[in-house]
Molecule: Bacterial small signal recognition particle RNA
Organism: Planctomycetota bacterium
Parts: sequence; structure tokens; C1' cells
RNA sequence: AGUCCGGCUUCACGCGGCGGAUUGACUCAGAACUGGGUCAGGUCGGGAACGAAGCAGCCCUAUGGGUUUCAAUCCGGGUGCCGUGGAUCACCGGGCUUCC
Repeated sequence: AGUCCGGCUUCACGCGGCGGAUUGACUCAGAACUGGGUCAGGUCGGGAACGAAGCAGCCCUAUGGGUUUCAAUCCGGGUGCCGUGGAUCACCGGGCUUCC
């Protein structure tokens, strides 16, 4: 000096992680009038057996909240002495060859 490899730098993809948003699960509240179901008592029909409507109560649901947890999706980054594949003027390290 040349060449090859690696590092630094950079791009893409993937994985993990951080933050935010949404949804679901969980839980709480919740229908008085005018959601649904079941309807004690009582009421009505009936000679009776039974039947009908149906208040209270109970359950579910519409709806809203909750804490942080679990799960999923999306977005974002000066996230990671992570992976893979590219790029790389210069700089750093190493191998080989050649010249002095």
C1' cells in the first nucleotide's frame, strides 16, 4: 500500500420491554315511573279442580363507575453492552499478501 473480517455509524424486519389509547374479562352501582324472567301475600273468574292478571321481594339486562391485575389490538421512542439480513466516506482493531 492492497485485500478480507470485525467494531463504530446507519436502514429494514423480528423478539422483548416502556408509555398512551381502545376493547374484553373481573368487580360495584343500577331501573321508581315506562326492560325481561320468576312471582310470596292479596285480587279477579269458577260449585270445585284450576286458571288469569299481577304488587312487594329476588335474578338478569339497558347504562355508568372502579382499582389495579389479566388478555387482545393499535400507535409511539435518543427502549435493549437482543437476533437476522443489507449499507458504509472516514475512524479503530485483527488476519493475509506485496514493497521499502